Transfer RNA from a Lachnospiraceae bacterium, 74 nucleotides, folded computationally.
RNAcentral holds the sequence, with entries from ENA.

RNA sequence: UGCUGUAUAGCUCAGAUGGUAAGAGUAGCUCCCUCAUAAGGAGAAGGUCGAGAGUUCGAGUCUCUCUACAGCAA
Numbered sequence: 001u002g003c004u005g006u007a008u009a010g011c012u013c014a015g016a017u018g019g020u021a022a023g024a025g026u027a028g029c030u031c032c033c034u035c036a037u038a039a040g041g042a043g044a045a046g047g048u049c050g051a052g053a054g055u056u057c058g059a060g061u062c063u064c065u066c067u068a069c070a071g072c073a074a
Base pairs, nucleotide, nucleotide: 001073002072003071004070005069006068007067010026011025012024013023019057029043030042031041032040050066051065052064053063054062
């Protein structure tokens, strides 16, 4: 320098072909249970979907540029 891949909740990841409130597990929080802790049960909360622009009635999803990380080639 070129090519490919990844970027979504604190963490690990889903999210067919663009479509109506963006999910799961886990962690943390509250409550129950217990003499107490752990385990177990219940509940609520937690997101500018890496950044910016474009296409579209509508974008996590498509297009372009950039950033970070990983890999390959030189």